RNA sequence: AGGGUGUAGCGCAGUGGUUAGCGCACUCGCUUGAGGAGCAAGGGGUCGCGGGUUCGAGUCCCGCCACCUUCG
Repeated sequence: AGGGUGUAGCGCAGUGGUUAGCGCACUCGCUUGAGGAGCAAGGGGUCGCGGGUUCGAGUCCCGCCACCUUCG
């Protein structure tokens, strides 16, 4: 210097338009002698930060930050 990634505790989805979702984890309940497995319900997000475009941005554009990677 180039490229990529950043979304729940972890791993990841998410055509510019419904309330931002899935799996695991977590909490409560059922079940069990107890646990695990199973079943059912629930909580948890300022979508890395700041601007811009737009009627409307997780999504498009710009800057910055962090990490990964390539080249020198």